[in-house]
RNA sequence: GACAAAGGCAAACCCGGCGUAAGCCGGGGACGCAAAGCCACGAGGCCGACGGUGCAACUGCACCGGGCUAGUCGGGCCGCCGAA
Numbered sequence: 001g002a003c004a005a006a007g008g009c010a011a012a013c014c015c016g017g018c019g020u021a022a023g024c025c026g027g028g029g030a031c032g033c034a035a036a037g038c039c040a041c042g043a044g045g046c047c048g049a050c051g052g053u054g055c056a057a058c059u060g061c062a063c064c065g066g067g068c069u070a071g072u073c074g075g076g077c078c079g080c081c082g083a084a
Stems, first nucleotide, its partner, number of pairs: 001081001008033002013028006031071001037077003041074003044069004050065006
C1' cells in the first nucleotide's frame, strides 16, 4: 500500500462439543480484514462459578483475587508481493 499478482484469514447465523459464564474448539457459512498471523505487557469492555474482605439479612450487593476478549485500542515479535 496499487483497478497489480499469488494466495491467506473468516463476522453474523446454523449444527456438534467444552465451560457456571463471558467465551472457546470442530464443521458449514462470508460481514469484512494489508497482518482479522502470534503474544494478555498497558488501557478499555465483558463474565462472575470458586476464594477473600465489607455491607446486608434469605441466599443479595460491592470490591479484590480469578477468567475472557488480539475482529476494541496501544505495544511487542514474525511474515507474502513490490507500482506510485

c-di-GMP-I riboswitch aptamer from a soil metagenome, 84 nucleotides, folded computationally. The sequence is in RNAcentral, with records from MGnify. It matches the Rfam family "c-di-GMP-I riboswitch aptamer". About the family: GEMM was predicted in a large-scale screen for bacterial structured RNA regulatory elements.